Predicted 3D model of a 92-nucleotide RNA (c-di-GMP-I-GGC riboswitch aptamer) from Paenibacillus rigui. NCBI's taxonomy places the organism under Bacteria, Bacillati, Bacilli, Paenibacillaceae, Paenibacillus. It was read from a public genome assembly, where an Rfam model found it. The coordinates come from a structure-prediction model, not an experiment, and the mean pLDDT is 84.
[in-house]
RNA sequence: ACCGAUAAAGGCAAACCUGUCGAAAGGCAGGGACGCAAAGCUAAAGGGACUUCCCCUUCUCCAUUUGAAGGUAAGUCAGCCAGCCACCGAAA
Numbered sequence: 001a002c003c004g005a006u007a008a009a010g011g012c013a014a015a016c017c018u019g020u021c022g023a024a025a026g027g028c029a030g031g032g033a034c035g036c037a038a039a040g041c042u043a044a045a046g047g048g049a050c051u052u053c054c055c056c057u058u059c060u061c062c063a064u065u066u067g068a069a070g071g072u073a074a075g076u077c078a079g080c081c082a083g084c085c086a087c088c089g090a091a092a
Stems, first nucleotide, its partner, number of pairs: 003089002011036002016031006034079001040084003046081002048077005055071005
């Protein structure tokens, strides 16, 4: 370096509930633990998933507006893959 114990010391916290922010995806705080050896960090320049208040395109409706699809538009997710950094040290 790789690897990962029924090791030691510790860590994080899904669903759900409450409060709060947001149009939403979702975030934050508290409770709570399904799990996690990176469930630490990175979402402005790798892929992927999700959302659609606004913006753009096309179509539609229609008199000033309705609806739909899409976006290279605007966001969200690191507990999907990925990148970066890192505690401990049995076995192989």